[in-house]
Molecule: small-subunit ribosomal RNA
Organism: uncultured prokaryote
RNA sequence: AGAGUUUGAUCCUGGCUCAGAGCGAACGUUAGCGGCAUGCCUAACACAUGCAAGUCGAACGGAAACGAUGGGAGCUUGCUCCCAGGCGUCGAGUGGCGGACGGGUGAGUAAUACUUAGGAAUCUGCCCAUUAGUGGGGGAUAACUCGAGGAAACUCGGGCUAAUACCGCAUAAUCCCUACGGGGCAAAGCAGGGGACCUUCGGGCCUUGCGCUAAUAGAUGAGCCUAUGUCGGAUUAGCUAGUUGGUGGGGUAAUGGCCUACCAAGGCAACGAUCUAUAGCUGGUCUGAGAGGACGAUCAGCCACACUGGGACUGAGACACGGCCCAGACUCCUACGGGAGGCAGCAGUGGGGAAUAUUGCACAAUGGGCGCAAGCCUGAUGCAGCAAUACCGCGUGUGUGAAGAAGGCCUGCGGGUUGUAAAGCACUUUCAGGAGUGAGGAAGGUUGGUGGUUAAUACCCAUUAACUGUGACGUUAGCUCCAGAAGAAGCACCGGCUAACUCUGUGCCAGCAGCCGCGGUAAUACAGAGGGUGCAAGCGUUAAUCGGAAUUACUGGGCGUAAAGCGCGCGUAGGUGGUUUGUUAAGUCGGAUGUGAAAGCCCUGGGCUCAACCUAGGAAUUGCAUUCGAAACUGGCGAACUAGAGUAUGGUAGAGGGAAGGGGAAUUCCAGGUGUAGCGGUGAAAUGCGUAGAUAUCUGGAGGAACAUCAGUGGCGAAGGCGCCUUCCUGGACUAAUACUGACACUGAGGUGCGAAAGCGUGGGUAGCAAACAGGAUUAGAUACCCUGGUAGUCCACGCCGUAAACGAUGUCAACUAGGUGUUGGAGGGUUUAACCCUUUGGUACCGCAGCUAACGCGUUAAGUUGACCGCCUGGGGAGUACGGUCGCAAGAUUAAAACUCAAAGGAAUUGACGGGGGCCCGCCGCACAAGCGGUGGAGCAUGUGGUUUAAUUCGAUCCAACGCGAAGAACCUUACCUACCCUUGACAUUGACAGAAUCCCUGGGAGAGGAUACGGAGUGCCUUCGGGUACGCUAAGACAGGUGGUGCAUGGCUGUCGUCAGCUCGUGUCGUGAGAUGUUGGGUUAAGUCCCGCAACGAGCGCAACCCUCGGAUUUAGUUGCCAUCAUUAAGUUGGGCACUCUAGAUCGACUGCCGGUGACAAACCGGAGGAAGGUGGGGACGACGUCAAGUCAUCAUGCCCCUUACGUCCUGGGCUACACACGUCCUACAAUGGCAAAUACAGAGGGCAGCGAAGCAGCGAUGUGGAGCGAAUCCCAGAAAGCUCGUCUCAGUUCGGAUUGCAGGCUGAAACUCGCCUGCAUGAAGUAGGAAUCGCUAGUAAACGCAGAUCAGCAUGCUGCGUUGAAUACGUUCCCGGGCCUUGUACACACCGCCCGUCACACCACGAAAGUUUGUUCAACCCGAAGUCGGUAGCUUAACCUUCGGGAGGGCGCUCACCACUUUGUGAUUCAUGACUGGGGUGAAGUCGUAAUAAGGUAGCC
Repeated sequence: AGAGUUUGAUCCUGGCUCAGAGCGAACGUUAGCGGCAUGCCUAACACAUGCAAGUCGAACGGAAACGAUGGGAGCUUGCUCCCAGGCGUCGAGUGGCGGACGGGUGAGUAAUACUUAGGAAUCUGCCCAUUAGUGGGGGAUAACUCGAGGAAACUCGGGCUAAUACCGCAUAAUCCCUACGGGGCAAAGCAGGGGACCUUCGGGCCUUGCGCUAAUAGAUGAGCCUAUGUCGGAUUAGCUAGUUGGUGGGGUAAUGGCCUACCAAGGCAACGAUCUAUAGCUGGUCUGAGAGGACGAUCAGCCACACUGGGACUGAGACACGGCCCAGACUCCUACGGGAGGCAGCAGUGGGGAAUAUUGCACAAUGGGCGCAAGCCUGAUGCAGCAAUACCGCGUGUGUGAAGAAGGCCUGCGGGUUGUAAAGCACUUUCAGGAGUGAGGAAGGUUGGUGGUUAAUACCCAUUAACUGUGACGUUAGCUCCAGAAGAAGCACCGGCUAACUCUGUGCCAGCAGCCGCGGUAAUACAGAGGGUGCAAGCGUUAAUCGGAAUUACUGGGCGUAAAGCGCGCGUAGGUGGUUUGUUAAGUCGGAUGUGAAAGCCCUGGGCUCAACCUAGGAAUUGCAUUCGAAACUGGCGAACUAGAGUAUGGUAGAGGGAAGGGGAAUUCCAGGUGUAGCGGUGAAAUGCGUAGAUAUCUGGAGGAACAUCAGUGGCGAAGGCGCCUUCCUGGACUAAUACUGACACUGAGGUGCGAAAGCGUGGGUAGCAAACAGGAUUAGAUACCCUGGUAGUCCACGCCGUAAACGAUGUCAACUAGGUGUUGGAGGGUUUAACCCUUUGGUACCGCAGCUAACGCGUUAAGUUGACCGCCUGGGGAGUACGGUCGCAAGAUUAAAACUCAAAGGAAUUGACGGGGGCCCGCCGCACAAGCGGUGGAGCAUGUGGUUUAAUUCGAUCCAACGCGAAGAACCUUACCUACCCUUGACAUUGACAGAAUCCCUGGGAGAGGAUACGGAGUGCCUUCGGGUACGCUAAGACAGGUGGUGCAUGGCUGUCGUCAGCUCGUGUCGUGAGAUGUUGGGUUAAGUCCCGCAACGAGCGCAACCCUCGGAUUUAGUUGCCAUCAUUAAGUUGGGCACUCUAGAUCGACUGCCGGUGACAAACCGGAGGAAGGUGGGGACGACGUCAAGUCAUCAUGCCCCUUACGUCCUGGGCUACACACGUCCUACAAUGGCAAAUACAGAGGGCAGCGAAGCAGCGAUGUGGAGCGAAUCCCAGAAAGCUCGUCUCAGUUCGGAUUGCAGGCUGAAACUCGCCUGCAUGAAGUAGGAAUCGCUAGUAAACGCAGAUCAGCAUGCUGCGUUGAAUACGUUCCCGGGCCUUGUACACACCGCCCGUCACACCACGAAAGUUUGUUCAACCCGAAGUCGGUAGCUUAACCUUCGGGAGGGCGCUCACCACUUUGUGAUUCAUGACUGGGGUGAAGUCGUAAUAAGGUAGCC
């Protein structure tokens, strides 16, 4: 410090997720030791049991218990009992001090709290210091005793007694009150010691110590007041009557409405009062670079609370955790009358919960209470126990060791890896274990000495020497010895992020997952294994926090299109504000002082072997307050200025606004005239109107609405908006020059006004148009688009509504920052006076530099650079919705969430693809259409396919690009299918073993495969270095063979298709943030990305073309089997002869827009022409770019994986692939006269031939048979080419057309012709008379017609592949259909339009709203009630101290009572949580239903 994830890819916006740190944690799994911390976050739920606050006999009366001592009694002579407060002590009691600390918890509390800094009107036990005192009396009372009541708790009565308990008196320096004269208030003793003196012998007295009283001052602690800061909600906007202030009084330690009476009417609040929800606050902790954010366990400070609520008492201090009283709930005891209790102290229990420990030891240390002290108490505390809960440290061995062991895993079978790892060898012993040793935590006390104090050798304090005891932890830490590698490693992960990879299993299953996502038969993502990576006594997961997140942006974001500028003005508060000068010192800056507790963080040291931990010092604590200073800037105050702003004057332009009046054109309607059959409307129609006279046309009239041309990216207005003319009223702007005012300004939360259309209310008006509605069309439907009608409405007046894609999707104001062009309104100047030029100013529009921007784009009219103020945004959906409030007559508007759900949603640009988008002049191209010729679709047959059937009808191919296709040929074989019968190392391959050569012949049974038998017969391969080797066969056994079994979606290879279309790319450079672009686009041209020109491109590659084959002309070479002009010869190039010609097959030439003219840009090229056998690629073929279709093929072959292995393999028999209601494709033959039939006759090319072609001859009507010449073929054969031509016949018919079907008789091949071949003859003679919708081929030697040959093949062709013969028609042209190319445009598509996608309905689930109601909590106000308590009052009762005139009084207590008040009661509200029949929309779900709204001109442009 970043990364993953939206896309085909890119940049941006934006969310989600991850890597880090940390935790009072929990869960899973694993676990050796130690140190140091921490440990109910939930039920402030309820608590059994024990302990947690006592102490003082040196305050007191005393003596229940125990002990010692002394005495006595009993006797079992060491025990029991009794006596003695004389002693140690001490239960209970009086009294003092302490129980207000320490310990716990965080319920309440949003300020009676906390934090920081201040303040004045206060108190303060114990403590410190100082001053003064401590005299002298009195009356009671508990304990105790006696009696009584009660179950108990406890209570009552009589009697006795003490005090440091209680009460007067004296004194009063200080202190308090005061009218300044005066007045008032206190105390207590106890212990130790003792020289003199006194004594009742107790002591007095003195002194020391501890106490006590009064007062001052301090310290400590506490109370009060002020300011600052301290969470969310405005869907909480008004709150408040003791309320705010004053005066008098009361009260308090003290100020104060703290309380009361009266008076006034204030006080708080948009800088957020009140209400509501939540919450103890802080030092700090975690995180973070910081600023911040979250938290407030342990430790420390403050506060609050102590079962819930209220109350006071005592006291220095409490309204009191282990005190009291009352009320309530709960629990317990009870004799039912009444009582007792409060773990949020330490342990512990139940409960709750994911979850949190021992009913431990000790006061040894530190601290606290009491005490003179010893000491006692102390669940504070110190320790131990439990828990890997966190942090820190240590160990689980070290070295050597290659046969790279075994085993595991992988493998390309060679090996690799685990791995120096183990074993082995040599060492060590930390920790744990055993035995021993052993600090520190301990200071003190007693005695002696010295010094201080004192009258003092008491006491006390300081110091010193000797002696002497105190440890819970503790079997301490540490150290030594002993033995032995011995007792000690797991967890998570391994697709990317993110370090780490293979095998097996599974097969969208099981499962994983933080995000993206993996899994549908080769899963590095599931599960297991091997290996690896990371951490390590831990490791993972989960929850929650900060970070990353600049994703709330103060530091540090944005708002044209991504979320985001209010529709527009005016203006209040607020914020901000021109120039000069003076002053002030609030802000600002600097210095000093105080404070900012300690701990913590940080730095530097120190102590535990290190570390964690502990400890010392420093720094820091960014803050607040006080004070001193500065005066630039901001602010305040004062004075001035004119550049901002405004006023006055003269002009100018304008659909600016309001009102009144006027005008013509047009539509419609009415009346009349002319006139006749249609009009109207549409893509085409119909509804509609019209013979009752329409439409058309003319004249006249009525009425309403809107104002053509001018008209313009022209004008005006704040926006909405404003358009005929005239008048009146009125707002603003601009301009020119002066004068005046003197900052008067800008923005603007709330507020207020204006605000299109539609809509609403009342009343008018209504020509046209026109929601709704009706009808007609269209359509599968058509509640639409189109047509004919038509009502609200549109218009006017008044009043509402308050919204729009109210848009420049761009808030207002001001300043600055290159220009150019046009237009509009003014002003000035110039001249050549014009349709002129220059300058300046206000508006408006386009282009453009810098700059900005994600890009598009903006660019002095900013989206640039700055300033001021306001508004708004924070992922998509849910939703601008619900609820609540406000406004409205309503419609609705405004304000405005959450649950839930997704990992995206989005912007701009790029490349493609697509469009019922566009363009490419004489088409951009193509038999694509058109122009033509001939077909298919109808018939019969052949063949293939689907379907059906079947035991099987083997399998594959399925739009073009499957269907006379694989198959260039299924009777058996083929054959893969079915039936039946067999074989199991196998039909076939390799390897080793054994014996024999192999092998052939014969015999019988079986459908055959095969089997059996005789050893019956015959026979002994080839090579040899003579050792043997090898071919072949039988047998038995393994390894293995075999599979046309699966997967063409695991593959190779091959092939089809777009398409013989002209395209597809690269290097370097340049442009762009980038994907990408450029080049390859443009202007021409071409069959062509063919070529030329231009150009930020320059070049290159694969394609095109050419090179190759063939046909067409010529030359040359060579003449056999070819040829024959000349010579001879024959029936015949038959033969001699010849090689001129044809031909054959080698070589070569030829064509290149080369030449001429024109067009064109002086180009490329095109057009025309000449020559030429051939002319613009001469015709044809081979040749198929990058790629697309998961196209086809595992059944040509090869091949991974899976599957079968006495079978899914092999052999074999018979059958099937040939079935047949039907449908389709492709052919053949026809329907006839351009023909059929018969006769005669002519002319090819290219092929094939030895298990072959097979001649002549002969036989047969014929198929064919016989025959066997010739030929491995320019020689022989197949082999008579047919259409054609000549002649004849038929004469338009189901025929002398057509030939299906069927019968009979034959032929050929072949073991075999039934299923199931071909051919021949005779006979039979079906459909069919030119083929609906639709559709195919073809542009010249082509179509069409005609025959011939070949491959396959024993036989089988209407198929296929070739060959020649005869031989046309038409192309105006590119509007349309199909396919393709280039450019451009739109896109919400990228699996790419067979795309994407919307809504209702149906089903399931989820959360939410509404709802008659029901229910929980909280709460304002009112009412009822009024315990305990306190203040006040007091007739009653009662009363020790003091006074007394002895009667009583003062004072007190009890009782009664007023006021206040907790709980409680009642009904009405407010608010809130749940729940609710039914219901509403929303979200999510598998391949449901209906349509097709959007996206392309989305087929009616879309949207508000």